[in-house]
RNA sequence: GACCCGAAAGGGCAAACCCGUCGCGAGGCGGGGACGCAAAGCCGUGGGUCUCUUCGGAGACAGCCAGGCUGCCGAA
Numbered sequence: 001g002a003c004c005c006g007a008a009a010g011g012g013c014a015a016a017c018c019c020g021u022c023g024c025g026a027g028g029c030g031g032g033g034a035c036g037c038a039a040a041g042c043c044g045u046g047g048g049u050c051u052c053u054u055c056g057g058a059g060a061c062a063g064c065c066a067g068g069c070u071g072c073c074g075a076a
Stems, first nucleotide, its partner, number of pairs: 006073001012037002017032006035063001041069003045066003048061005
């Protein structure tokens, strides 16, 4: 110094729920709020779950699992 890994410190994100708003819906966005998270940062590529459907298809979820790209700190 790098990788695996995850103690500390500083900082980061934000589930349920509530309010507003958009959407037929799954859900998205903003505010409040913290159950959790070391990639809970980004990408719908494979699987999965979910919604709508004229059953041809069109969509949602990155906080379900893989995969790809990137990344803060530094003990055992």
The RNA shown here (c-di-GMP-I riboswitch aptamer) has 76 nucleotides and comes from Rubrobacter sp. Model confidence (mean pLDDT): 86 of 100.